[in-house]
Source information: A computed fold for a 96-nucleotide RNA from an uncultured Verrucomicrobiota bacterium, annotated as TPP riboswitch aptamer (THI element). The prediction has a mean pLDDT of 78.

RNA sequence: AUCAAUCGCUAGGGGUGCUUUGUGAACCAUUGCUGAGAAAAACCCUUGGAACCUGAUGCGGGUCAUGCCGAUGAAGGGAAGCGUGAAAUUUAGGUU
Numbered sequence: 001a002u003c004a005a006u007c008g009c010u011a012g013g014g015g016u017g018c019u020u021u022g023u024g025a026a027c028c029a030u031u032g033c034u035g036a037g038a039a040a041a042a043c044c045c046u047u048g049g050a051a052c053c054u055g056a057u058g059c060g061g062g063u064c065a066u067g068c069c070g071a072u073g074a075a076g077g078g079a080a081g082c083g084u085g086a087a088a089u090u091u092a093g094g095u096u
Stems, first nucleotide, its partner, number of pairs: 001089002007083004011046004016040001017033002021029002052077003059070003
């Protein structure tokens, strides 16, 4: 010097399912499962984009049940600026 993790500030994007009980149903409360997050002033993600959506009331596996897991997926969409600067690489100087 390049590049850039991490972190900070501001702005923006996103999801919130299945299930027990109250109850015959809805709302609400509540129990359990997975997960970063299942309404938390929280969590995750912001083009180097699998956060999230479409495909999908789909396909295979599994479960009490649910994208719970896998593929689909080099598929198609999808929301940014500033600062800080680890590691790495390169160059120059000094020392041995």